RNA sequence: AGGAAGGCAGGGGGAGAGACCGCCUGCGGGGCGGCGCCGAAGGAGCAAGCCCGGCAAAGUCGCGUCCGGGCGAAUCUCUCAGGCAAAAGGACUCCUGCCGGACG
Numbered sequence: 001a002g003g004a005a006g007g008c009a010g011g012g013g014g015a016g017a018g019a020c021c022g023c024c025u026g027c028g029g030g031g032c033g034g035c036g037c038c039g040a041a042g043g044a045g046c047a048a049g050c051c052c053g054g055c056a057a058a059g060u061c062g063c064g065u066c067c068g069g070g071c072g073a074a075u076c077u078c079u080c081a082g083g084c085a086a087a088a089g090g091a092c093u094c095c096u097g098c099c100g101g102a103c104g
Stems, first nucleotide, its partner, number of pairs: 006099008018035001020034005036084003042080001043078003049071006059063001
């Protein structure tokens, strides 16, 4: 200061899938069990790439394209958690305010 990323608060938008069945119950969005399903709280997994190590095998002019390990994103994958009427929650996103200070 015509103030980047990021953070916080308030407000707007915001998908999916059983108001399933049985028993218990203090009747509570409760507990236990069963079957079916969803992915957008959170969590976990990994590709390229990057880094480290090794010549035991195969290959090689070199050593890395080989071998072993580490790091490694998502609205992808998993479904641990969570969820499957409404409400609440909700990744993400927009607006406003504040913090913040990159670049100049």
Background:
The prediction has a mean pLDDT of 80. The RNA shown here (Glycine riboswitch aptamer) has 104 nucleotides and comes from Calditerricola satsumensis. Taxonomically the source falls in Calditerricola (Bacteria, Bacillati, Bacillota, Bacillaceae). The RNAcentral record of the sequence draws on Rfam.